Annotation:
The part of an RNA shown here (small-subunit ribosomal RNA, 3' major domain) has 477 nucleotides and comes from Spartinivicinus poritis. Model confidence (mean pLDDT): 84 of 100. Its Rfam family is "Bacterial small subunit ribosomal RNA". The source organism's lineage runs through Bacteria, Gammaproteobacteria, Oceanospirillales, Zooshikellaceae and Spartinivicinus. The RNAcentral record of the full RNA draws on ENA, RefSeq and SILVA.
Context: one part of a larger RNA
């Protein structure tokens, strides 16, 4: 100087507390151990692996497995000979592949040839998702968006080193202010960026509709308007500026007024030095080392979906705050030409026919849902609750047998609020309730977005966890 104590002090975190709704039990989806297996590719392990890489495993993907093939090769550069290329049709075979007919003669050109591109040959090489994340860049997670974390001169020390960085305030912050052998400064902090929340100014079309004119069964339908919403670009606004008070005349708190805001207005983006030999050789890159008629490469069929059992992470429930019928109103975000797909007609119903219109403030997916109003149904394994089974079908695709999502008809299981434990939140939060998108031919109870409706507690810092300054022990480094 550190690091660590079941030392001390001071101080923070939904860390307890206070409160809400969960998981832990059910039935499923999903992910992981395990076991099976011919494969059940592989990697991720405490927080910081388990709806993770996977933003979508029927075949492709795809890396496993069987079984069939191929050996300069599915790819890339070179050298040699033939043929343009390429296009139809067939034959055998699961197909990879062989193999047979026909068609076709192109570009440039100095006419020698060449470009491309097929085919066959010989080697230099290809090619590995093989092996080492403990040889590595790169990029991530994580302590933690904690408030640390270090420099140059100077001063003290024989020196490791120390000081500055401690102290007295305060603050969310090493943030400021005072003091001080320290005076500065650097990367973090804060700002600047984006996005909400008031107002303004430009600008009005595909959006809007107060006034004024039509028109209609109805509707910004239409003339015509730029006031309002709004859209989308500039700008105003918030700085403790203003009062009071309490403080050290300082920083700063605390109340006030004004204001859409009030003290970092919410939210995001941003993550210091390092820490875990923390993650990735399978995103990619790359050193080493293995494979080189196979550890490469192509093809069908299967597996990645198994299934005594554990554990994680959701969906849906167990009801009446509720299930059903029926009537009815109100978002914002997005997406759309190999796509959205409208009226309309047909089907109980997925979905069919249908063709209008949109490359989108126009068209379109697109009825939001809960909410409300009203009828029912009476505590019951139920008009709860929807698992699993059987039939019938619909759509996407060469193809739904293993293993694809949906409808409709029947079945109608568990399950009556959940042990020890355990998590998640402090406001437009949680809890609820729909909606949308990436991915994606089909496939979402996951993910990432959007908005409706909309709580309850925080006395407090004694104790659990984590962490931050300071101080002292210490046979530890």
């Nucleotide at each position: 100087u550190g690091a660590c104590g079941g030392g001390g002090g001071c101080c923070c975190g939904c860390a307890c507390a206070a409160g809400c709704g969960g998981u832990g039990g059910a039935g499923c989806a999903u992910g992981u151990g395990g076991u099976u297996u011919a494969a059940u590719u592989c990697g991720a392990a405490g927080c910081a692996a388990c709806g993770c890489g996977a933003a979508g495993a029927a075949c492709c993907u795809u890396a496993c497995c069987u079984g069939g093939c191929c050996u300069u090769g599915a790819c890339a550069u070179c050298c040699u000979g033939c043929g343009a290329a390429c296009c139809u049709u067939u034959u055998a075979g699961a197909g990879a592949u062989a193999g047979a007919a026909g068609g076709g003669u192109g570009c440039c050109u100095u006419c020698g040839g060449g470009a491309a591109c097929g085919c066959a040959g010989a080697g230099a090489c290809a090619g590995g998702u093989g092996c080492u994340g403990c040889a590595u860049g790169g990029c991530u997670g994580u302590c933690g968006u904690c408030a640390g974390c270090u420099c140059g001169u100077g001063u003290c020390g024989u020196g490791a080193g120390a000081u500055g960085u401690u102290g007295g305030g305060u603050u969310a912050a090493g943030u400021c202010c005072c003091g001080u052998a320290a005076c500065g400064a650097g990367c973090g902090c804060a700002a600047c960026c984006c996005u909400u929340g008031u107002c303004c100014u430009u600008a009005g079309u595909u959006a809007c509709c107060a006034g004024c004119a039509u028109g209609u069964a109805a509707u910004g339908g239409u003339g015509g308007g730029c006031a309002c919403u709004c859209u989308a670009a500039g700008g105003a606004g918030a700085c403790u500026g203003c009062c009071g008070g309490u403080g050290a005349c300082a920083a700063a708190c605390c109340g006030g007024a004004g204001g859409a805001a009030g003290g970092u207005g919410g939210g995001g983006a941003c993550g210091a030095c390092g820490u875990c030999a923390a993650g990735u050789c399978a995103u990619c890159a790359u050193g080493g080392c293995c494979c080189u008629u196979a550890c490469g490469g192509c093809c069908a069929g299967g597996g990645c979906u198994a299934c005594a059992c554990a554990c994680g992470u959701g969906c849906u429930a167990c009801a009446a705050u509720g299930g059903g019928g029926c009537g009815u109103a109100c978002a914002g975000a997005g997406g759309g030409u190999u796509g959205c797909c409208a009226a309309g007609c047909u089907g109980u119903g997925a979905a069919g026919u249908g063709g209008a219109g949109c490359u989108a403030a126009u068209c379109u997916c697109a009825u939001a849902a809960a909410a409300c109003g009203u009828c029912u149904c009476g505590u019951a394994g139920u008009c709860c609750g929807g698992a699993u089974u059987g039939g019938a079908g619909u759509c996407u695709g060469c193809a739904a047998c293993u293993c694809g999502a949906c409808u409709c008809c029947a079945u109608g299981a568990a399950g009556u609020c959940g042990g020890a434990a355990u998590c998640g939140c402090u406001a437009g939060u949680a809890a609820u309730c729909g909606u949308g998108a990436a991915u994606c031919a089909g496939c979402a109870u996951g993910u990432c977005a959007c908005g409706g409706u909309g709580a309850a507690u925080a006395c407090g810092u004694u104790c659990c966890c984590g962490g931050g300054c300071c101080u002292u022990g210490u046979a530890c480094a």